[in-house]
RNA sequence: GCGCGGGUGGCGGAACUGGCAGACGCGUACGUUUGAGGUGCGUAUGCCGCAAGGCGUGAGGGUUCGAGUCCCUCCCCGCGCA
Numbered sequence: 001g002c003g004c005g006g007g008u009g010g011c012g013g014a015a016c017u018g019g020c021a022g023a024c025g026c027g028u029a030c031g032u033u034u035g036a037g038g039u040g041c042g043u044a045u046g047c048c049g050c051a052a053g054g055c056g057u058g059a060g061g062g063u064u065c066g067a068g069u070c071c072c073u074c075c076c077c078g079c080g081c082a
Stems, first nucleotide, its partner, number of pairs: 001081007010026003019065001027045006046055003058074005
């Protein structure tokens, strides 16, 4: 340099054929259970905002009523070829 795959919460990882972003698990916080702890169980857990609401999928742009998903450029990671 060329080709292919990938980048989503604190972490892993879903999201089919474009239609509620973050399922599920881990972690964390609080509560509960215990004499105490562990385990188990319950609730909560992206950001801003008092709220209504707004923003958020590597960055920027495009298509569309609607984009994590399709198209273009770029950045980063992995694999292969030279």

The RNA shown here (transfer RNA) has 82 nucleotides and comes from an Elusimicrobiota bacterium. Its Rfam family is "tRNA". The family's RNA type in Rfam is transfer RNA. From the family's description: Transfer RNA (tRNA) molecules are approximately 80 nucleotides in length. The source organism's lineage runs through Bacteria, Pseudomonadati and Elusimicrobiota. The prediction has a mean pLDDT of 80.